[in-house]
This is a predicted structure of a 140-nucleotide RNA (FMN riboswitch aptamer (RFN element)) from a bacterium.
Rfam family: FMN riboswitch aptamer (RFN element). Gene Ontology term of the family: FMN binding.

RNA sequence: GUCGAUCUUCGGGGCAGGGUGACUCCGUAAGUACGGGGAAUUCCCGACCGGCGGUGAAAGCCCGCGACUCCCCCCUGUAGGGGGACUGAACCGGUGAAAUUCCGGUGCCGACGGUAAAGUCCGGAUGGGAGAAGAUCGGC
Repeated sequence: GUCGAUCUUCGGGGCAGGGUGACUCCGUAAGUACGGGGAAUUCCCGACCGGCGGUGAAAGCCCGCGACUCCCCCCUGUAGGGGGACUGAACCGGUGAAAUUCCGGUGCCGACGGUAAAGUCCGGAUGGGAGAAGAUCGGC
RNA backbone atom coordinates (compact mmCIF):
# COMPACT_ATOMS: atom_id res chain seq x y z
C1' G A 1 0.00 0.00 0.00
C1' U A 2 -3.87 -3.51 -0.71
C1' C A 3 -7.62 -7.46 0.66
C1' G A 4 -10.63 -9.48 4.60
C1' A A 5 -12.71 -9.63 9.56
C1' U A 6 -14.06 -7.12 14.13
C1' C A 7 -15.01 -2.55 16.43
C1' U A 8 -15.43 2.96 17.48
C1' U A 9 -16.94 7.88 16.30
C1' C A 10 -19.38 11.17 13.04
C1' G A 11 -23.33 11.68 9.70
C1' G A 12 -29.64 18.04 7.59
C1' G A 13 -29.96 23.37 7.22
C1' G A 14 -33.55 27.49 7.01
C1' C A 15 -38.97 33.19 8.21
C1' A A 16 -35.15 39.06 9.66
C1' G A 17 -38.72 42.86 8.70
C1' G A 18 -43.66 44.19 7.28
C1' G A 19 -49.20 43.66 5.50
C1' U A 20 -54.05 41.39 5.92
C1' G A 21 -57.46 39.28 9.62
C1' A A 22 -60.74 33.89 8.94
C1' C A 23 -61.68 32.90 13.80
C1' U A 24 -62.13 34.21 18.92
C1' C A 25 -62.72 36.91 23.88
C1' C A 26 -64.66 41.20 26.75
C1' G A 27 -68.06 45.56 27.33
C1' U A 28 -72.68 48.05 25.87
C1' A A 29 -76.57 46.22 23.29
C1' A A 30 -80.06 42.42 21.54
C1' G A 31 -78.56 44.61 15.11
C1' U A 32 -74.57 40.30 10.59
C1' A A 33 -74.24 46.91 15.16
C1' C A 34 -70.40 50.00 18.06
C1' G A 35 -65.78 50.04 20.96
C1' G A 36 -61.44 47.39 22.70
C1' G A 37 -58.01 42.96 23.03
C1' G A 38 -55.97 38.37 20.96
C1' A A 39 -55.07 36.13 16.34
C1' A A 40 -51.20 32.72 9.88
C1' U A 41 -42.94 31.78 11.07
C1' U A 42 -48.68 28.36 6.95
C1' C A 43 -52.17 33.59 3.15
C1' C A 44 -49.61 38.46 0.68
C1' C A 45 -44.72 41.41 0.11
C1' G A 46 -40.16 40.03 1.41
C1' A A 47 -36.30 36.84 3.89
C1' C A 48 -33.58 32.38 4.59
C1' C A 49 -31.93 26.88 3.71
C1' G A 50 -29.77 22.95 0.44
C1' G A 51 -28.02 15.06 2.93
C1' C A 52 -24.57 11.37 0.35
C1' G A 53 -21.35 9.19 -3.86
C1' G A 54 -19.96 10.38 -8.92
C1' U A 55 -18.99 13.61 -12.87
C1' G A 56 -11.88 16.13 -17.60
C1' A A 57 -13.22 22.08 -12.76
C1' A A 58 -16.09 22.86 -7.31
C1' A A 59 -23.70 20.78 -8.45
C1' G A 60 -30.53 21.62 -4.23
C1' C A 61 -32.31 21.50 -10.06
C1' C A 62 -26.46 16.28 -14.77
C1' C A 63 -26.02 10.64 -13.28
C1' G A 64 -26.99 7.64 -9.19
C1' C A 65 -28.08 6.76 -3.72
C1' G A 66 -30.57 7.59 1.02
C1' A A 67 -34.95 8.70 3.86
C1' C A 68 -40.70 9.26 3.58
C1' U A 69 -45.20 6.57 1.47
C1' C A 70 -47.30 2.06 -0.74
C1' C A 71 -47.14 -3.39 -2.26
C1' C A 72 -45.07 -8.46 -1.82
C1' C A 73 -42.01 -12.06 0.76
C1' C A 74 -39.06 -13.96 5.28
C1' C A 75 -39.96 -14.23 10.66
C1' U A 76 -45.17 -17.52 15.34
C1' G A 77 -45.56 -12.41 15.48
C1' U A 78 -43.69 -7.38 16.89
C1' A A 79 -39.19 -5.41 16.01
C1' G A 80 -36.14 -6.38 12.20
C1' G A 81 -34.53 -8.24 7.21
C1' G A 82 -35.10 -8.77 1.64
C1' G A 83 -37.31 -7.25 -3.06
C1' G A 84 -40.27 -3.93 -5.95
C1' A A 85 -43.08 0.61 -7.02
C1' C A 86 -43.27 5.77 -6.28
C1' U A 87 -39.92 9.76 -5.48
C1' G A 88 -39.16 17.74 -7.10
C1' A A 89 -36.62 21.39 -9.88
C1' A A 90 -32.35 25.26 -15.13
C1' C A 91 -31.79 27.80 -18.78
C1' C A 92 -28.88 31.82 -21.36
C1' G A 93 -24.14 34.18 -21.74
C1' G A 94 -18.68 34.41 -20.40
C1' U A 95 -13.81 32.11 -19.40
C1' G A 96 -11.42 27.57 -20.45
C1' A A 97 -8.49 21.76 -23.15
C1' A A 98 -12.61 20.51 -20.26
C1' A A 99 -17.88 23.49 -16.33
C1' U A 100 -26.55 22.68 -16.93
C1' U A 101 -20.74 22.16 -11.14
C1' C A 102 -16.77 28.35 -11.57
C1' C A 103 -18.25 33.82 -12.89
C1' G A 104 -22.56 37.11 -14.58
C1' G A 105 -27.88 37.13 -15.36
C1' U A 106 -32.71 35.43 -14.82
C1' G A 107 -35.56 31.34 -12.88
C1' C A 108 -37.32 26.86 -10.60
C1' C A 109 -37.92 22.69 -6.62
C1' G A 110 -38.77 20.82 -1.78
C1' A A 111 -42.77 13.96 1.49
C1' C A 112 -46.37 12.75 5.39
C1' G A 113 -49.51 14.14 10.06
C1' G A 114 -50.97 18.66 13.17
C1' U A 115 -52.50 23.84 12.91
C1' A A 116 -55.87 29.80 9.43
C1' A A 117 -53.49 26.60 3.92
C1' A A 118 -46.07 25.08 6.04
C1' G A 119 -39.09 23.49 2.24
C1' U A 120 -38.33 26.88 7.37
C1' C A 121 -43.07 25.87 13.45
C1' C A 122 -44.74 21.22 16.24
C1' G A 123 -44.45 15.65 15.40
C1' G A 124 -42.79 10.37 13.87
C1' A A 125 -37.01 11.57 14.97
C1' U A 126 -32.46 10.69 21.54
C1' G A 127 -35.33 7.29 14.80
C1' G A 128 -33.30 5.84 10.13
C1' G A 129 -29.57 6.44 6.55
C1' A A 130 -26.56 7.14 1.70
C1' G A 131 -21.89 7.51 3.33
C1' A A 132 -17.23 9.74 5.95
C1' A A 133 -13.07 9.19 9.27
C1' G A 134 -10.30 6.06 12.37
C1' A A 135 -8.59 1.74 15.44
C1' U A 136 -7.30 -3.52 16.19
C1' C A 137 -6.16 -8.40 14.20
C1' G A 138 -4.77 -11.43 10.07
C1' G A 139 -3.21 -12.42 4.79
C1' C A 140 -0.52 -10.61 0.38